[in-house]
Molecule: transfer RNA
Organism: uncultured Bacilli bacterium
RNA sequence: AGGACUGUAGCCAAGCGGUAAGGCACAGGACUUUGACUCCUGCACUCGAUGGUUCGAAUCCAUCCAGUCCUGCCA
Numbered sequence: 001a002g003g004a005c006u007g008u009a010g011c012c013a014a015g016c017g018g019u020a021a022g023g024c025a026c027a028g029g030a031c032u033u034u035g036a037c038u039c040c041u042g043c044a045c046u047c048g049a050u051g052g053u054u055c056g057a058a059u060c061c062a063u064c065c066a067g068u069c070c071u072g073c074c075a
Base pairs, nucleotide, nucleotide: 001071002070003069004068005067006066007065010024011023012022018055026042027041028040029039030038048064049063050062051061052060
C1' cells in the first nucleotide's frame, strides 16, 4: 500500500428494512434464623462516528475511526 472480516449494555450475544431477544453481572423484592440456592420485578428511545437513501435504518450506501487476519513493498 491492497484486500477480507469485526464493532449492539459492565461481559457474552440474537437481529439481516417495520421501530433492540436471551444469558451472566448488577439493583429492588419474596423465601430463609443468616447467607447461598430458587422465584418475581427492573436494567440500551438506541447499535463505533458523521453524512446520505427511505414513510421507516443496528440492518442499505459513502467517508472516517478502532481492532483482527491475509498479501505485498522498503529497510